c-di-GMP-I riboswitch aptamer from a soil metagenome, 83 nucleotides, folded computationally. Model confidence (mean pLDDT): 88 of 100. The model forms 100% of the base pairs in the Rfam consensus. The sequence is in RNAcentral, with records from MGnify. Rfam family: c-di-GMP-I riboswitch aptamer. Its family is annotated with cyclic-di-GMP binding in the Gene Ontology.
RNA sequence: AAAGGGCAAACCCGACCGAAAGGCGGGGACGCAAAGUUACCGGCCUAAAGAGCCCUGGGCUCAAUGGCAGCGGGAUCGCCGAA
Numbered sequence: 001a002a003a004g005g006g007c008a009a010a011c012c013c014g015a016c017c018g019a020a021a022g023g024c025g026g027g028g029a030c031g032c033a034a035a036g037u038u039a040c041c042g043g044c045c046u047a048a049a050g051a052g053c054c055c056u057g058g059g060c061u062c063a064a065u066g067g068c069a070g071c072g073g074g075a076u077c078g079c080c081g082a083a
Base pairs, nucleotide, nucleotide: 006032007031011027012026013025014024016023017022030070036076037075038074040073041072042071043068044067045066050062051061052060053059054058
């Protein structure tokens, strides 16, 4: 550079799960050589429970034990080949 393919963003639908972030299923393709897996490290998102404060059953703050692998790093498995 090809060949065979793979995944699937936003958005839409769901009498699904969840407090939410988010996940799951279907549709859909923005893109991706790991956009396969993994929450180990950094970062980011949410804040139910808990705690504190204010106020009348409402608000604010702190804070993951919740989450994001399509934020970066690490670990690990991996198709093709002018290699």